Notes
Predicted 3D model of a 72-nucleotide RNA (transfer RNA) from Candidatus Komeilibacteria bacterium S5_K13. Its mean pLDDT, the model's own confidence on a scale to 100, is 80. It matches the Rfam family "tRNA". About the family: Transfer RNA (tRNA) molecules are approximately 80 nucleotides in length. By type it is a transfer RNA. Lineage of the source: Bacteria > Bacteria candidate phyla > Candidatus Komeiliibacteriota.
RNA sequence: GUGGGUGUAGCUCAAUGGUAGAGCACUGGUUUGUGGUACCAGUGGUUGUGGGUUCGAAACCCCCUGACCAAA
Repeated sequence: GUGGGUGUAGCUCAAUGGUAGAGCACUGGUUUGUGGUACCAGUGGUUGUGGGUUCGAAACCCCCUGACCAAA
C1' cells in the first nucleotide's frame, strides 16, 4: 500500500433514522456492634475528528485518524 470488520459513561457492552441505556465501578442513604452482603437513590456522554444526506443521524455516505485481523 490492498481487503475486512471496529471506535458509545471509569471498564465490559446495548440501542429499527425519532428523548443515548444496562451491568460492574463510584457517591449518598437504609440495614449491621464494625466491615462485607442485600436494598433504594444519584453522579458521570459534543456517540474518535471534520463534512454531507435528512424535518430529524450513534445508525446512511465521504475524508481523516486510533487500535485490530487477513493475504502478500